[in-house]
Context: one part of a larger RNA
């Protein structure tokens, strides 16, 4: 140097292993719509501990009556939950199951007899029981605060505080929505301090099915006529280290509509205080009579009254409006008060308030419900072919592949012993007729430590600005209709409204919960964190953080029996099945590992 060539290496193919992508599937999620419901709790909630089955680990149910007890209704053949087996029961004398109503309902928990390291410990009283006794057991009851009523009762005489009893209520939980009390920062301004984020997040209190607001001391400059919500006005007017940025209102169009009650003046009554015999007074007229009646004042109750072309009270005048009965200091008449009948009106969410009956429809179980066979392929027919049928039903799901006529259903109808709630009507209740309308007036009333003003703040789109308006703090401090507020400094004129008391449905917001429905939403690294025993396992002293994990097959038919072996591991036969799809189980990609063969080295 050449040839051959083991091991090793590379490439390719095939077959395996490994792994769990992909496809298909869906019991679970996500979003939305409609309707319902919108609260539960000392009659012990929400949420838990511990128990409870013949056998019982978890879960579900239930509570010492313990996977249950009673009644009523539905239903009609099996049943003793998920969850098999064994051992036993039960059911057409109607079980299991479903609905309604009830019974039971341990211990903790607001937890409430006291304590306490929740699910434990220790008591008082009453009643009953057991025991020779010490003692033990059962049932009931015993917290606090507030309202109302009553009893009792200190220092201290009356009284009050306090104590006790009865009765009614409160407390605690709860997803979002709502109102109120507090209230950030990161951020933006390309830094940052006013400003912004934002009255947001968060904390606290309270309430309701909604909450809040609400019948003008309002807007406006034509006039309108409570509030709320939507569209628009409008990114306008404005505000703004005139930066960043913030940002209306009226008018207009819609949704929905609803208005009321008090305080005061005045009248009457009850109770209390003061004053009071020449009497004033007792509704008016005439006659008779009474007289601590009267007057002033305070509280309570009833009547009246509620407004801004001012209203009301009181007095006067005019007009108008059913009947009957009764009343007082006596008689008659008028006026006044009360009752009955008739007539009219309204009502349970405000304007007063409670209940009953009936009907209709709804909810809480259910019921009826049309119409198909054959042949072929196949493991299997719902597929293909042939011939039919129903349809107010050809929505959907299931059944061994793809079914209007097989099953559940669907269209359309039917149904409640019991309970719930809705609507309507009647009973019922209330108001007017017992008053109302108009005119007039010298008189009285019309919400006070309020309005206003000053100071320093806050809210208004408005950052002190020319800064009105609204709110509370400190101070000051009016007027009552010849009055007062407002109309963006302020003044005049003009216009408009009536504060300092209160109630009020609907249109609006939300959905933990129940029922029904829908989706150019997801399909297991997706969709909830959670399709599965998940707020679990696990981590953390704690607040808190927080997973992974679905699929045999139509049906367990889940592999008798034999063999290898230390083997209940694994494998080979046999058997099941359409198929081993063989439980580490549908499909079974890739990385990665191995074997065989070929080629190269």
């Nucleotide at each position: 140097c050449g040839u051959a060539g083991a091991a090793g290496g590379g490439c390719a193919u095939u077959c395996a292993g490994g792994g769990g992508a992909u496809g298909c599937c869906u019991u679970g999620g996500c979003g939305c719509c409609a309707a319902g419901a919108g609260c539960c709790g000392a009659a012990g909630a929400a949420g838990g501990g511990c128990g409870u089955a013949g056998u019982u680990g978890g879960u579900u149910g239930c509570g010492a009556u313990a996977a249950g007890c009673u009644a009523c209704g539905g239903g009609g053949a099996g049943c003793c939950g998920c969850c098999a087996g064994c051992a036993g029961g039960u059911g057409u004398u109607g079980a299991u199951c479903c609905g309604u109503a009830g019974a039971u309902c341990u211990c903790c928990g607001a937890a409430u007899c006291g304590g306490g390291a929740a699910a434990c410990c220790g008591g008082g009283c009453a009643u009953g029981g057991c025991g020779c006794a010490a003692g033990c057991c059962a049932u009931g009851u015993c917290a606090u605060c507030g309202g109302c009523g009553g009893c009792u009762g200190a220092a201290u005489a009356c009284a009050u505080a306090g104590g006790c009893c009865g009765u009614c209520g409160a407390a605690g939980g709860c997803g979002a929505c709502c109102u109120g009390g507090g209230g950030a920062a990161c951020u933006g301004a390309a830094a940052c301090a006013u400003c912004u984020c934002a009255g947001u997040a968060c904390c606290c209190a309270g309430a309701g099915g909604a909450a809040a607001a609400g019948a003008a001391a309002g807007c406006a400059g034509a006039g309108c006529g409570a509030u709320u919500c939507c569209c628009u006005a409008a990114g306008u007017a404005g505000c703004g280290g005139c930066g960043a940025g913030c940002g209306a209102a009226a008018a207009g169009g819609g949704a929905a509509c609803a208005g009321c009650c008090c305080a005061a003046a005045c009248c009457g009554g009850a109770c209390g205080g003061g004053u009071g015999u020449c009497a004033a007074g007792c509704c008016c007229g005439c006659a008779g009579g009474c007289g601590u009646u009267g007057c002033c004042u305070g509280u309570c109750c009833g009547g009246u009254g509620u407004u801004g072309c001012g209203g009301g009270a009181c007095g006067u005048g005019u007009c108008u409006u059913g009947g009957c009965c009764g009343g007082g200091u006596u008689g008659c008449g008028g006026a006044c008060c009360g009752g009955c009948c008739g007539g009219g009106g309204a009502g349970u969410u405000a304007c007063a308030a409670a209940g009953g009956c009936a009907a209709a429809g709804u909810c809480u179980a259910g019921c009826c419900a049309a119409a198909g066979g054959g042949c072929c392929u196949g493991g299997g027919a719902a597929g293909g072919c042939c011939c039919g049928c129903c349809a107010a039903a050809g929505a959907g799901g299931g059944u061994g592949a793809g079914a209007g006529c097989c099953c559940c259903g669907u269209a359309g109808g039917c149904g409640a012993a019991a309970g719930a709630g809705u609507u309507u009507g009647c009973c019922c209740u209330c108001c007017c007729u017992g008053g109302g309308a108009c005119a007039u007036g010298u008189u009285c009333c019309c919400a006070a430590g309020u309005a206003u003003c000053g100071c320093g703040g806050g809210g208004c789109a408005c950052g002190a600005g020319a800064a009105a308006c609204c709110c509370a703090g400190c101070g000051u401090g009016a007027a009552u209709c010849a009055g007062g507020g407002u109309g963006g400094a302020c003044c005049a004129u003009c216009a408009u409204c009536c504060a300092a008391g209160g109630c009020u449905a609907a249109a609006u917001a939300c959905u933990a919960c129940u029922u029904g429905g829908c989706g150019a939403c997801c399909g297991a690294u997706a969709g909830u964190g959670a399709a599965c025993c998940a707020g679990u396992a696990c981590c953390g002293u704690g607040a808190g953080g927080g997973a992974a994990a679905g699929g045999u097959g139509a049906a367990a038919a889940g592999a008798a029996c034999c063999c290898c072996u230390g083997u209940u591991a694994g494998g080979g036969g046999a058997g099941u099945u359409c198929a081993a799809a063989g439980a580490a189980c549908c499909u079974g990609a890739a990385a990665c590992u191995g074997a065989a063969u070929g080629c190269c080295u």

Large-subunit ribosomal RNA, domain I from a Nitrospinota bacterium, 601 nucleotides, folded computationally.